[in-house]
Context: one part of a larger RNA
C1' cells in the first nucleotide's frame, strides 16, 4: 500500500454549520471527451515467444515472423459516465392550516427548607459516634413561638414522559428567538447528500477581572481510629460552588454504535398530530417521535434485529501486535494550567 475492518477484541471525530472535493431523481433532444470498435503512422536494437539454421548436443549465435498489451492521427457506435439544451415532480424547499414541547436568551414573581440577627417562652445540657471526643451552652445553648436578613436550589406532579445538533434543559410568569410534527398540495424545479482545511458550540473542573457567599465543601487546623493513618469516621473551614464579562477546550462529551438515502416478517406499551367509526367506556387505521420482545438475517459470542449491529449505495473520520506513550522532541494555540498533532530506540 491494497485487503480486511471500527457495540464490547486495535478503531466513529464531542457536536454542528459549511469553501474546495466526492456522490447524485424521471423523460426527450443533442455532443462525442471517458468508453467501444475498425484503419494508418509510430512504438531503434539487444532481450521475449514461434519456425528453421550453425558451432558433434546444449548453453551461446545467425536468420525470418510474431509480439512490443504505448502513444497519436482518421473514420464508425452511442447502452452507460461526463458537457449543452429543453421537458417533469417523487427527492429538497416555500406558502397556508392546526397543534406540540423541562428548545434558548432576557425580565419579573412565589413558597418551603437552610443559615445568621432580634425578641419572647425555658432551664442544663445540646451536638456528634460503632463508641467517643474535639465543638456549642448559665454572658442562657438545643428546643419552641413571632419578626427580619440573605443567598443558592426548586418537593410532589414526574413517567421506559417530552425537547434539543451535541454539551444539556424542570417553580410560576411576561417579552423576544429557534424548531421538529401533522394536514393540505397552492408555488419553485434537482435548488440534494457528504464534508479534508475552516468557523461555531461544548459538562465539570480550571484560569483572569468585578461582584456575591445561605448552603455544600478540595487546601488547611482539630477530634477519633490505627501499629503508623499525610485516610475512610467528627467538629471546624479557604479556594470553589453563584452572577457579569473574557480565556480554556477537555470527559466512561457513551448508544462506547458518525450522517445520509433505499427497500426488507411480526406482536405489545406509550407521547405528538391526522381520518374513520362508534351503545360516547371506547375501538380500528396513518404518519412522526419513544420504548419492550422476536421471524429472517447477521454476529466470535453476548446480543442486533424497520431507532439493525440485516440487504444496498455514497461521502467523511479513524484502525493495522503489548509495553515505551498519548509520553519525548518540534511546530500551533493558550495569562497560566494545559490542549492538539505525534515518534523511536529498547524490549516482550
Nucleotide at each position: 500500500u491494497u485487503g480486511g475492518g471500527u457495540u464490547u477484541a486495535a478503531a466513529g471525530g464531542g457536536a454542528g454549520c459549511g469553501c474546495a472535493g466526492g456522490c447524485c431523481g424521471u423523460c426527450c433532444u443533442u455532443u462525442a471527451a471517458g468508453c467501444g470498435u475498425g484503419c494508418u503512422g509510430u512504438g531503434a536494437a539487444a532481450u521475449g515467444c514461434c519456425g528453421c539454421g550453425g558451432c558433434u548436443c546444449a548453453a551461446c549465435c545467425g536468420u525470418g515472423g510474431c509480439a512490443c498489451u504505448g502513444c497519436a492521427g482518421c473514420g464508425c457506435g452511442a447502452a452507460c459516465u461526463g458537457g449543452a439544451g429543453g421537458a417533469c415532480u417523487u427527492g429538497a424547499g416555500u406558502a397556508c392550516g392546526c397543534a406540540c414541547g423541562a428548545g434558548g436568551u432576557a425580565g419579573g414573581c412565589g413558597g418551603a427548607a437552610u443559615u445568621c440577627g432580634u425578641g419572647g417562652u425555658g432551664u442544663a445540657g445540646c451536638g456528634g459516634u460503632g463508641a467517643a471526643a474535639u465543638g456549642c451552652u448559665u454572658a442562657g445553648a438545643u428546643a419552641u413561638c413571632a419578626c427580619g436578613a440573605a443567598g443558592a436550589a426548586c418537593u410532589c406532579c414526574g413517567a421506559u414522559u417530552g425537547c434539543g445538533a451535541a454539551g444539556g434543559c424542570a417553580g410560576c410568569u411576561u417579552a423576544c428567538c429557534g424548531g421538529a410534527g401533522c394536514g393540505c398540495a397552492a408555488c419553485u424545479g434537482a435548488c440534494g447528500c457528504u464534508g479534508a482545511g475552516g468557523c461555531u458550540c461544548g459538562a465539570a473542573a480550571g484560569c483572569g477581572c468585578g461582584g456575591g457567599u445561605a448552603u455544600c465543601g478540595a487546601a488547611c487546623a482539630g477530634g477519633a481510629u490505627u501499629a503508623g493513618a499525610u485516610a475512610c469516621c467528627c467538629u471546624g473551614g479557604u479556594a470553589g460552588u453563584c452572577c457579569g464579562c473574557g480565556c480554556g477546550g477537555u470527559a466512561a462529551a457513551c448508544g462506547a454504535u458518525a450522517a445520509a438515502u433505499g427497500g426488507c416478517c411480526g406482536c405489545c406499551g406509550u407521547u405528538g398530530g391526522g381520518u374513520u367509526u362508534u351503545u360516547a367506556g371506547g375501538a380500528a387505521u396513518u404518519c412522526a417521535g419513544c420504548g419492550g420482545c422476536c421471524a429472517a438475517g447477521c454476529g466470535a459470542a453476548a446480543g442486533c434485529g424497520u431507532u439493525a449491529a440485516g440487504c444496498a449505495u455514497c461521502c467523511c473520520a479513524c484502525c493495522u501486535g503489548g509495553g515505551g506513550a498519548g509520553u519525548a522532541c518540534g511546530c500551533c494555540g493558550g495569562c497560566a494550567a494545559c490542549g492538539g498533532u505525534g515518534a523511536a530506540a529498547c524490549u516482550c
The prediction has a mean pLDDT of 88. Small-subunit ribosomal RNA, central domain from an uncultured bacterium, 348 nucleotides, folded computationally. It matches the Rfam family "Bacterial small subunit ribosomal RNA". The family has 99 seed sequences and 42,628 matches in Rfam 15.1. Rfam links the family to the GO terms structural constituent of ribosome and ribosome. The full RNA is in RNAcentral, with records from ENA and SILVA.